[in-house]
RNA sequence: GAGCAGCUUCUGGAGAGAAUGCAAAUUGCAUCGCCGAAGGGUUCAAAAUCUCAGGCAAAAGGACAGAAGAAAACAA
Numbered sequence: 001g002a003g004c005a006g007c008u009u010c011u012g013g014a015g016a017g018a019a020u021g022c023a024a025a026u027u028g029c030a031u032c033g034c035c036g037a038a039g040g041g042u043u044c045a046a047a048a049u050c051u052c053a054g055g056c057a058a059a060a061g062g063a064c065a066g067a068a069g070a071a072a073a074c075a076a
Stems, first nucleotide, its partner, number of pairs: 001074001007069006017032001019031005033056003039052001040050003
């Protein structure tokens, strides 16, 4: 000095029942219907596919994208 990937912060960020019943107290269990963009499996690989997990008002989460920052492999 230090790219890509990774890490931290900020911003944007979809889809699908505020389902029904029981219990009790914002949750748990059961039943059916559905979603795919945490993760996981299949796959040379995948944004495809499966739906195990997760999710189906809001909140939270969220692949991915943009910006900034720190450290470091490495180089001299």
About this RNA
The RNA shown here (Glycine riboswitch aptamer) has 76 nucleotides and comes from Oceanobacillus luteolus. Rfam family: Glycine riboswitch aptamer. Rfam's curators write: This family represents the bacterial glycine riboswitch. The model forms 89% of the base pairs in the Rfam consensus. The sequence was found by an Rfam model in a public genome assembly.